Predicted 3D model of a 675-nucleotide part of an RNA (large-subunit ribosomal RNA, domain II) from a Verrucomicrobiales bacterium. Model confidence (mean pLDDT): 86 of 100. RNAcentral holds the full RNA, with entries from ENA. Rfam family: Bacterial large subunit ribosomal RNA. Its family is annotated with structural constituent of ribosome and ribosome in the Gene Ontology.
Context: one part of a larger RNA
């Protein structure tokens, strides 16, 4: 990990409600006890117990009673059905559907052969180093102190084996080992080590204290017992087919991953058109939008208080103001908490229609109470987030099939079964892959298949200028005079800078547009004439491109590939596509007298009908001429299953009603085996 087997809603009690059955204003026995053909029956037993009447704290009164002064008026009652049994549901008391803690408690008991400590007795520490005190001597003093030289052997002294320990590191880490090896290191007379015997223990011990240690267990050891501890938690719950089917909200909770009570589901009875929905009538509204009449906000300009500068003025005052600004005008302007206004929906009431797996009541069973994505209409956040929270509406959830390349949640469409029938949906029709190389314009960027933002990219459209009295570009030639205008300045001559921009010749020429010089000069340019000959130039709106465009496989629109596309926008016919419709045939529900008709996707759950196991009880069957069981697997049933034949096998087995249940396994890191 696989095989086998075992392995989870039981029981007794009590209540509640359904189905059944007996008896009924009654219904019925309990312990016991009589009798028997004795696992059983049949009788006795009326003791209690439900009903038959309430009401009120009671006294008590009664179809009424209780409050109350009440003949008010209001609660609770009165208009009858119950009760015993057996069976299903579901509650409740019990371990109560099975496993599962960590704990907690026992005047229960084991354990100090590990380890901590302590007692009592015994043992052990190669070797080498240093040389305290004392003590001799020699100096030395007045005499000591002192000072050398020996001599002498102290020490939680030194360096180091044994012995004891565990510092760093490598190895191992399914190990040689449940804590080692190797190297390397600490202590080695000591507060060492060490043998033997002893002693101390579970809220207690023992401890140079780490909460360490008390037999590989220690923030309260081990075994047993309370005990099936408790678990608003996590797991697992075992055979089949049919009807119907949710919820993730709401309020309230020491409540937020439980729970009650309503919502939504189911089943059973009754009510019988009341329901959704549609349409007519008739209602409130303040939302989208709008608006500024009102609260506030805000931009301008007018006007004009106040205050500011500033001038005069001794002061009083005054006088000005490219300053701030209220109230007023007058233009545009905002608003969830403004509103002179005001929709669409929706909402309520009424009438008609409306028989729907509507609706309503009363009962029995529930599951949900984490919700998720998309659209829309809000709040919060940054008009962030596969973000939050709230409406509303679909889809997942509980939904399979088709497209989106894959892709719970988008889009199309709801799968009873069966078919080598057919018609469509979203989508699609160059090949991969089923259908079209279809017609008209756009795009060249492989745009398709990334944004502000720039830009003579190109297509369609409007608005205007100019033009055969010849434009637009391009060339040719003029582009000048008072003048170097005046100031300024060293200089200022069209071109630093200020001021002003007049005036003549002219086809036209600026008191000069831009280069350039110290200044001047010099190119240019608007202007003008000529050449040339047909359109040129500006604004706007639009389609589709184009630059912005840098990542780590060459690495991609699902691929190849594709450019009058196989790309984009229109047209127009055909065609593919899905469990959708239909065709044909089978099955099962529910209508219907029938002919026919609807109708059958499902998770939690409700409800209905059935298969198998194992056992009594009865009938009735089979079996040494072969039972159970093993292998077979034909045949039949929607399915649980049933099970011929043939073969093992060697003695017990089946059907049919009926009962009663240790009654169904793939799952619990289940549990024993076995491999």
């Nucleotide at each position: 990990g696989u095989c086998u087997g075992c392995g989870a809603g039981u029981c007794a009690g009590u209540g509640u409600u359904c189905g059944u059955g007996g008896c009924a204003a009654g219904c019925u026995u309990a312990a016991g006890g009589u009798c028997u053909u004795a696992c059983g029956g049949a009788c006795c037993g009326g003791a209690g117990g439900c009903g038959u009447a309430g009401c009120g704290a009671a006294a008590g009164c009664a179809a009424g009673u209780c409050c109350g002064a009440a003949u008010a008026g209001g609660g609770c009652g009165u208009u009858u059905a119950g009760u015993c049994g057996c069976g299903g549901g579901c509650g409740c008391u019990g371990g109560a559907c099975c496993c599962g803690a960590a704990g907690c408690c026992g005047a229960g008991g084991u354990g100090a052969u590990c380890u901590a400590c302590c007692c009592a007795u015994g043992g052990c520490c190669a070797g080498g180093u240093u040389g305290a005190a004392g003590c001799a001597g020699c100096g030395g003093u007045a005499a000591a102190a002192c000072g050398c030289u020996g001599u002498g052997a102290a020490g939680g002294a030194c360096c180091g084996a044994a012995c004891c320990g565990g510092u760093g590191a490598a190895u191992c880490u399914u190990g040689a080992g449940a804590a080692a090896u190797u190297c390397u290191c600490g202590g080695a007379u000591g507060a060492g080590c060490u043998g033997u015997g002893g002693g101390u223990a579970g809220g207690a011990g023992u401890g140079a204290a780490a909460g360490g240690c008390u037999a590989a267990u220690c923030a309260a050891a081990c075994c047993c017992g309370g005990u099936g501890a408790u678990a608003g938690c996590u797991g697992g719950u075992u055979c089949u087919c049919c009807c119907c089917g949710a919820a993730a909200u709401g309020c309230a909770u020491u409540u937020a991953g439980g729970u009650g009570c309503a919502g939504c589901g189911u089943u059973a009875u009754g009510u019988g058109c009341u329901g959704a929905u549609g349409g007519g009538u008739g209602g409130g509204g303040g939302u989208a939008g709008a608006g500024c009449a009102c609260u506030g906000a805000a931009u301008g300009a007018g006007c004009u208080a106040g205050g500011g500068g500033u001038c005069g003025g001794u002061u009083a005052c005054g006088a000005u103001u490219a300053c701030c600004a209220a109230a007023c005008u007058c233009a545009a302007u905002c608003a969830a908490a403004c509103u002179c206004c005001g929709a669409a929906u929706a909402c309520c009431a009424u009438c008609c229609a409306a028989u729907g797996a509507a609706a309503c009541a009363u009962a029995g069973c529930a599951g949900u109470g984490a919700g998720a994505c998309u659209g829309c209409g809000g709040g919060g956040g940054a008009u962030a987030a596969g973000c939050u929270u709230c409406g509303u509406a679909g889809u997942c959830g509980a939904g399979a099939g088709g497209g989106a390349a894959a892709c719970a949640a988008c889009c199309c469409a709801g799968a009873u079964c069966a078919g080598c029938a057919g018609c469509u949906a979203a989508g699609g029709u160059g090949c991969c892959u089923a259908a079209a190389u279809a017609c008209c314009g756009c795009u060249c960027a492989g745009u398709g298949g990334a944004a502000a933002g720039g830009a003579u990219g190109u297509g369609g459209g409007a608005u205007u200028u100019c033009u055969u009295u010849g434009a637009c570009a391009g060339u040719g030639a003029g582009g000048a005079u008072g003048u170097u205008g005046g100031c300024u300045u060293a200089g200022a001559a069209g071109c630093a800078g200020c001021c002003a921009c007049c005036a003549u010749u002219u086809a036209a020429a600026c008191a000069g547009u831009g280069c350039g010089u110290a200044a001047u000069a010099g190119c240019u340019g608007a202007c003008u004439c000529a050449u040339c000959g047909a359109g040129a130039g500006a604004u706007u709106c639009u389609g589709c491109g184009c630059c912005g465009a840098a990542a780590a496989u060459a690495a991609u629109c699902g691929g190849c590939g594709a450019u009058c596309a196989a790309g984009c926008g229109g047209u127009a016919u055909a065609c593919c596509g899905a469990a959708g419709c239909u065709c044909u045939g089978g099955a099962c529900u529910c209508c219907g007298u029938a002919a026919g008709g609807a109708g059958u996707g499902g998770u939690a759950g409700g409800g209905g009908a059935g298969c198998g196991u194992u056992g009594u009880c009865a009938a009735u069957g089979c079996g040494c001429a072969g039972a159970a069981g093993c292998g077979g697997g034909a045949u039949g049933g929607c399915g649980a299953c049933u099970g011929a034949a043939c073969g093992u096998g060697g003695a017990g087995c089946g059907u049919u009603g009926a009962c009663a249940a240790g009654u169904g396994a793939g799952g619990a890191u289940g549990c024993a085996g076995a491999c």